[in-house]
RNA sequence: GCCUCCAUAGCUUAGCCAGCUAAAGCGCGAGUUUCGUAAACUCGAGAUCAAGGGUGCAAAUCCCUUUGGGGGCU
Numbered sequence: 001g002c003c004u005c006c007a008u009a010g011c012u013u014a015g016c017c018a019g020c021u022a023a024a025g026c027g028c029g030a031g032u033u034u035c036g037u038a039a040a041c042u043c044g045a046g047a048u049c050a051a052g053g054g055u056g057c058a059a060a061u062c063c064c065u066u067u068g069g070g071g072g073c074u
Base pairs, nucleotide, nucleotide: 001073002072003071004070005069006068007067010026011025012024013023028044029043030042031041032040050066051065052064053063054062
C1' cells in the first nucleotide's frame, strides 16, 4: 500500500443478508418472600445503534467517506 471482518444499554450478544416504534442474559434500582442476607419471583430505569454525508415516505439495516480495533496479502 491492497483485501476483508467488527463497532448496538455498564458488560456479553441478537436484530443488518431481506428497511417500517431496538430485544435478551448478566448487572443496576424498587417490591414480594426471610429474623436477616443470598437465592427465587414481579416491576422499573438504562443504547437517537462509532462519526459525517447520500438514497428514500421511512435507515441500526442499503450506498460513499472517515475514525478505532482484529485478521490476511505484498
Description:
Transfer RNA from a Candidatus Woesearchaeota archaeon, 74 nucleotides, folded computationally. Taxonomically the source falls in Candidatus Woesearchaeota (Archaea, Nanobdellati). Model confidence (mean pLDDT): 83 of 100. Rfam family: tRNA. From the family's description: Transfer RNA (tRNA) molecules are approximately 80 nucleotides in length. RNAcentral holds the sequence, with entries from ENA.